[in-house]
This is a predicted structure of a 125-nucleotide RNA (c-di-AMP riboswitch aptamer (ydaO/yuaA leader)) from uncultured Tumebacillus sp.
The prediction has a mean pLDDT of 78.
The RNAcentral record of the sequence draws on MGnify.
It matches the Rfam family "c-di-AMP riboswitch aptamer (ydaO/yuaA leader)". Its family is annotated with cyclic-di-AMP binding and regulation of gene expression in the Gene Ontology.
RNA sequence: AGCUGAAUCCUCACAUUCGACGAGGUACGGAGGAACCAAUUUGCGGGGUGAACUCGCGGGGACGUAACGCGAGCGGGAACCUUCUUCCCGAACCCGACAGCUAACUUCGGAAGCUCUAGUAGAAG
Numbered sequence: 001a002g003c004u005g006a007a008u009c010c011u012c013a014c015a016u017u018c019g020a021c022g023a024g025g026u027a028c029g030g031a032g033g034a035a036c037c038a039a040u041u042u043g044c045g046g047g048g049u050g051a052a053c054u055c056g057c058g059g060g061g062a063c064g065u066a067a068c069g070c071g072a073g074c075g076g077g078a079a080c081c082u083u084c085u086u087c088c089c090g091a092a093c094c095c096g097a098c099a100g101c102u103a104a105c106u107u108c109g110g111a112a113g114c115u116c117u118a119g120u121a122g123a124a125g
Base pairs, nucleotide, nucleotide: 001115002114003113004112009025010024011023012022028109029108030107031106032105037100045098046095047094048093049092053073054072055071056070057069058068074090075089076088077087078086081122082121084119085118
């Protein structure tokens, strides 16, 4: 100076050279929760955040599962937006027997990590 992401910014206090630890807010983001509607399916429990899902093939004496490898479909990202191309990702965590939607209302988060860089063409401000 930028990127992924909701995750930015402000004030106060402590410290008193600077800063961290604390508190209160905030851009932004999530969950629960009527009527109506939907759904009637709960042990192979169910559900939430998130792009992070589905299918096929492969190996081993046999069956199956998982992991792993490859491929396809689909989803996500690459410094304003769109197109084409190229490259990359498809994780992780949480609730705890329980939640459809959902006005009022209630409640929670407001992190972490990374880069020195992917171009082309067009349009807009």